[in-house]
Order: sequence, then C1' cells, then structure tokens
RNA sequence: ACAGUGUCAGGUGAUGGAGUCCACCUUAAAUGCCAAAAAAGGCUGAUGACUCCUGCUCAGCG
Repeated sequence: ACAGUGUCAGGUGAUGGAGUCCACCUUAAAUGCCAAAAAAGGCUGAUGACUCCUGCUCAGCG
C1' cells in the first nucleotide's frame, strides 16, 4: 500500500414527516412497472411493512 474479517457508528429501501419492526450497504446500498432498435406511448403508489400526520386525486353527504 492492497485485500479480507470483526467492532462501533452511520447511511439506504421509485416524491414529505414521526414511531415500531424488517431488509440491505460500508462508498456502496438506492434510482418503479409494461412495451420498445430508438423515439413515442401506457400503468400503480406519498409505506420495504404497519399506524398516524401532511400534500395530491376520485366519489358521496351537509
């Protein structure tokens, strides 16, 4: 110097915040799906999962 492993800590999980749990990453994890040569086009959702709040959309009632 390089590589590997361990510990601590931190970060990430398709658009916001909080709690709990789960998973992943150590400079990576992550950057949705269908279709397509490309272009063009189409679809779902503020969650990784659960609950709550905020925002957006649809319907009904007052």

Overview:
A computed fold for a 62-nucleotide RNA from a Thermotogota bacterium, annotated as Fluoride riboswitch aptamer (crcB RNA motif). The prediction has a mean pLDDT of 76.